[in-house]
RNA sequence: GGCAGUGUAGCUCAGCUGGUUAGAGCGUCGGAUUCAUAACCCGAAGGUCGGUGGUUCAAGUCCACCCACCGCCACCA
Numbered sequence: 001g002g003c004a005g006u007g008u009a010g011c012u013c014a015g016c017u018g019g020u021u022a023g024a025g026c027g028u029c030g031g032a033u034u035c036a037u038a039a040c041c042c043g044a045a046g047g048u049c050g051g052u053g054g055u056u057c058a059a060g061u062c063c064a065c066c067c068a069c070c071g072c073c074a075c076c077a
Base pairs, nucleotide, nucleotide: 001073002072003071005069006068007067010026011025012024013023019057028044029043030042031041050066051065052064053063054062
């Protein structure tokens, strides 16, 4: 340098023909239970969906560019 992939909650991820309040598990906090702790149970908080722009009545989802990470291929001294 060429090609492809990934980027959504603190972590791991789902969301797939664009559609009206963005989710799960774990973790965190509160409660219940217990002599107490853990486990189990109930509840809550937590998100500019990597950034900018565009298309659309409507974008996490489509398009362009940029950024970060990972992979394959190639090249150079």
A computed fold for a 77-nucleotide RNA from Aureimonas ureilytica, annotated as transfer RNA. It matches the Rfam family "tRNA". Rfam classes the family as a transfer RNA. From the family's description: Transfer RNA (tRNA) molecules are approximately 80 nucleotides in length.